This is a predicted structure of a 73-nucleotide RNA (transfer RNA) from a Planctomycetota bacterium. It matches the Rfam family "tRNA". From the family's description: Transfer RNA (tRNA) molecules are approximately 80 nucleotides in length. By type it is a transfer RNA. The organism belongs to Planctomycetota, within Bacteria.
């Protein structure tokens, strides 16, 4: 240094060729129990790496930056 992938909730992933973010572990509160795991119900939590474009609207399309991993010099 050059090509590719990828960054979203506390972790792991989704989100239908742009239409306003969800599961699932985990975490809280109740039930249950003699306590606690389990289980059952409910609930907080993310303006999606950053800064700009484009759009009536961007996680998603474009440009540069930054970060990790692959692979060629």
């Nucleotide at each position: 240094u050059c090509a590719c992938g990828g960054g979203u909730a506390g972790u792991u992933c989704a989100a239908u060729c742009g239409g306003u973010a969800g599961a699932a572990c985990g975490c809280c509160u109740g039930c249950c129990u003699c306590u606690g795991a389990a289980g059952c119900a409910g609930g907080a939590g993310g303006c999606u790496c950053g800064a700009g474009g484009u759009u009536c609207g961007a996680c998603u399309c474009c440009u540069c930056g930054c970060c990790c991993g692959u692979g060629a010099a």